[in-house]
Predicted 3D model of a 76-nucleotide RNA (transfer RNA) from a Nitrososphaerota archaeon. The sequence is in RNAcentral, with records from ENA. The organism belongs to Nitrososphaerota, within Archaea. Rfam family: tRNA. Rfam links the family to the GO term triplet codon-amino acid adaptor activity.
RNA sequence: GGGGUCGUAGUGUAGCUUGGUCCAGCAUACCAGCCUGGGGCGCUGGCGAUCGCGAGUUCAAAUCUCGCCGACCCCA
Numbered sequence: 001g002g003g004g005u006c007g008u009a010g011u012g013u014a015g016c017u018u019g020g021u022c023c024a025g026c027a028u029a030c031c032a033g034c035c036u037g038g039g040g041c042g043c044u045g046g047c048g049a050u051c052g053c054g055a056g057u058u059c060a061a062a063u064c065u066c067g068c069c070g071a072c073c074c075c076a
Base pairs, nucleotide, nucleotide: 001075002074003073004072005071006070007069010028011027012026013025020059030046031045032044033043034042052068053067054066055065056064
């Protein structure tokens, strides 16, 4: 230099193919309550991501298009 995969709460991950409904789902962590003599487990509730950044298309974008940044892999 060329090509490919990926980037979503503190962490992990689904949703992207076929754009659509309000509050982007789940698990875990964390917080509160219940339970216990106390703790753990368990149960209930809560908190937290405007989807890497920017632009475009559209009535509508996590999802499509373009640019940039970053991680990993392959080729040279």